[in-house]
RNA sequence: GGGCGGUUAACUCAGUUGGUAGAGUGUAUCCCUUACAAGGAUAAAGUCACAGGUUCGAGCCCUGUACCGCCCACCA
Numbered sequence: 001g002g003g004c005g006g007u008u009a010a011c012u013c014a015g016u017u018g019g020u021a022g023a024g025u026g027u028a029u030c031c032c033u034u035a036c037a038a039g040g041a042u043a044a045a046g047u048c049a050c051a052g053g054u055u056c057g058a059g060c061c062c063u064g065u066a067c068c069g070c071c072c073a074c075c076a
Stems, first nucleotide, its partner, number of pairs: 001072007010025004019056001027043005049065005
């Protein structure tokens, strides 16, 4: 330098044909218990990496940028 994949809640990850952003874990509160753990209920938590474009409407499509990973090439 070229190609491919990834970036979504604190963490690990889903998200179908573009149409109200989700799960598990964790956290908080409550129930249970003499108490703790386990278990149960509820809740909070989001600039969908960043910037632009297309569209009535974008996590999803298009362009650029950043970061991470893999492969190839080049130099030594």
Notes:
Predicted 3D model of a 76-nucleotide RNA (transfer RNA) from a Planctomycetaceae bacterium. The coordinates come from a structure-prediction model, not an experiment, and the mean pLDDT is 82. It matches the Rfam family "tRNA". Rfam classes the family as a transfer RNA.